The RNA shown here (transfer RNA) has 72 nucleotides and comes from Streptomyces mutabilis.
RNAcentral records the identical sequence in 2 taxa.
Its Rfam family is "tRNA".

[in-house]
RNA sequence: GCUCCUGUCGUUCAACGGAGAGGACGCCGGCCUACGGAGCCGGAGAUCGGGGUUCGAAUCCCUGCAGGAGCA
Repeated sequence: GCUCCUGUCGUUCAACGGAGAGGACGCCGGCCUACGGAGCCGGAGAUCGGGGUUCGAAUCCCUGCAGGAGCA
């Protein structure tokens, strides 16, 4: 330098182009309890940036950025 893949809550994974972006762990609060680090209930928390297509984009296209793999 070229090609390909990946980028979503703190972490790790989901989400045929369509309804409030979901789960687990963690965090916060409550309940329970002799105690809570177990159990139960509830809550906060995310789509890498910028454009484009579309009635509608986490998803498709372009570009940039970051990470990874391969070839030179």